[in-house]
Context: one part of a larger RNA
Molecule: small-subunit ribosomal RNA, 5' domain
Organism: uncultured Natranaerovirga sp.
RNA sequence: GGACGAACGCUGGCGGCGCGCCUAACACAUGCAAGUCGAGCGGGGCGAUUAAAAUUGAUUCUUCGGAUGACGUUUUAUGAGCCUAGCGGCGGACGGGUGAGUAACGCGUGGGAAACCUGCCCUAUACAGGGGAAUAGCCUCGGGAAACCGGGAUUAAUACCCCAUAAAACUCUAGCACCGCAUGGUGCAUGAGUCAAAACUCCGGUGGUAUAGGAUGGUCCCGCGUCCCAUUAGCUAGUUGGUGAGGUAAAAGCUCACCAAGGCAACGAUGGGUAGCCGGCCUGAGAGGGUGAUCGGCCACACUGGAACUGAGACACGGUCCAGACUCCUACGGGAGGCAGCAGUGGGGAAUAUUGCACAAUGGGGGAAACCCUGAUGCAGCGACGCCGCGUGAAGGAUGAAGGUUUUCGGAUCGUAAACUUCUAUCAGCAGGGAAGAAAGUGACGGUACCUGACUAAGAAGCCCCGGCUAACUACGUGCCAGCAGCCGCGGUAAUACGUAGGGGGCAAGCGUUAUCC
Numbered sequence: 001g002g003a004c005g006a007a008c009g010c011u012g013g014c015g016g017c018g019c020g021c022c023u024a025a026c027a028c029a030u031g032c033a034a035g036u037c038g039a040g041c042g043g044g045g046c047g048a049u050u051a052a053a054a055u056u057g058a059u060u061c062u063u064c065g066g067a068u069g070a071c072g073u074u075u076u077a078u079g080a081g082c083c084u085a086g087c088g089g090c091g092g093a094c095g096g097g098u099g100a101g102u103a104a105c106g107c108g109u110g111g112g113a114a115a116c117c118u119g120c121c122c123u124a125u126a127c128a129g130g131g132g133a134a135u136a137g138c139c140u141c142g143g144g145a146a147a148c149c150g151g152g153a154u155u156a157a158u159a160c161c162c163c164a165u166a167a168a169a170c171u172c173u174a175g176c177a178c179c180g181c182a183u184g185g186u187g188c189a190u191g192a193g194u195c196a197a198a199a200c201u202c203c204g205g206u207g208g209u210a211u212a213g214g215a216u217g218g219u220c221c222c223g224c225g226u227c228c229c230a231u232u233a234g235c236u237a238g239u240u241g242g243u244g245a246g247g248u249a250a251a252a253g254c255u256c257a258c259c260a261a262g263g264c265a266a267c268g269a270u271g272g273g274u275a276g277c278c279g280g281c282c283u284g285a286g287a288g289g290g291u292g293a294u295c296g297g298c299c300a301c302a303c304u305g306g307a308a309c310u311g312a313g314a315c316a317c318g319g320u321c322c323a324g325a326c327u328c329c330u331a332c333g334g335g336a337g338g339c340a341g342c343a344g345u346g347g348g349g350a351a352u353a354u355u356g357c358a359c360a361a362u363g364g365g366g367g368a369a370a371c372c373c374u375g376a377u378g379c380a381g382c383g384a385c386g387c388c389g390c391g392u393g394a395a396g397g398a399u400g401a402a403g404g405u406u407u408u409c410g411g412a413u414c415g416u417a418a419a420c421u422u423c424u425a426u427c428a429g430c431a432g433g434g435a436a437g438a439a440a441g442u443g444a445c446g447g448u449a450c451c452u453g454a455c456u457a458a459g460a461a462g463c464c465c466c467g468g469c470u471a472a473c474u475a476c477g478u479g480c481c482a483g484c485a486g487c488c489g490c491g492g493u494a495a496u497a498c499g500u501a502g503g504g505g506g507c508a509a510g511c512g513u514u515a516u517c518c
Stems, first nucleotide, its partner, number of pairs: 001518003006514005013390006019383002021348001026346003030343003035090003040087002043084004050077006060067002097301003106226007115219003121214007129163004139152005169194004175188005199206002227273003234264003239261008276298004280291004303324005326337004354380001356379003362376001363374004393423004403414004427459001430453004437445001462507005467488003473502005483490002
């Protein structure tokens, strides 16, 4: 000098764009953050309408006996349409948070194949025939304070099961061809065996099954690189390799049985400490050094530890089970919970924001769609936390006014500064108009941005420094005191170094200080 997720002191007008718990991965009240589909299904509820009957009985007719029977009300039936607890489907593996752990194929980079998986999407081919048994819900009985649980009866499906069909696919298997260093692989092909399906519809479609290919996403392996300590020197028994078996989507001690005795290490094994990694960011002429906030990629984690289930995908933040600590409810028998989602609270701390608005846009989930959900996101609020821009007026104005400071008492200086005159209106304030962002409709932001008009110089300047480094000097007070200080050093009676004042210098809505990095 530059930088900063900064903090502190003094000060503070406006706007734009960013950023905002670095500490306790401490504990959390409350609300919201993942639902959706009634065009898969049976119920349940509401119910326009229509029809019939009963009833009060207006009106009309009348031979006064009665007939008619509007509008209401009730009952029964109908049931367009709407809603939804449950079954079922898809999604809750994305999006969002955090950095605890991890020195590792975790990350970065470059390769590889033992290979492998891939819902939704795209392309192509083929197919969808027949049958069955349940179960939730509803109903009923019972238990429980609750959470919830049990028995009975009954019912549906795109839920479940069986049979049929099987080109392709999979497994086993004659044969032929080609390829490979090899275990072998690929293509064609014989025979045997195995496995499918679901309908709904507004008739336009939307779905279903199998297989192949694609796309996307993911798994795996290897070379190299990736902090400090040798005051850590030896480490290792599934350890290193083989055979066989199991296992996986797939290679492999991944697991197991047997066999061999290997494997790593001063080119730093093992141990300990520290740490998420990178694109980047800061600095520097560069080499390098430092760093890993925001944004983007990867990884890991979700109260702590462990485990699997479901599924195309998890060993699953707002799923399940077990154990633990903690908190809460309880009728003491037993239950409930997990903000490192968005706000917010306590605590810790030098220190870090609103329990806001909206799905209008972009994107995501579901749906045929309408639409619903979305604290992702878009916006607003708070904070000079940062960067950038603008303003706090402009021109004229010497009797160099008054006043302050100083003085050698002549003056000098603040100083064209002010007053005064003439202008201007950026910003703020007031009034009027008023968007784009949105496509036919639909705007949270927002009566915002922006435009126009009138109005008044009005509402808007501070902070640090002045001995040298280092731009800027005098007076008074103090008297090695009080104090200053980044280094050198000032202060003991004329201190340009302390304190105050006048003046000056620097930067400016900031200026200084502190911490940290180059």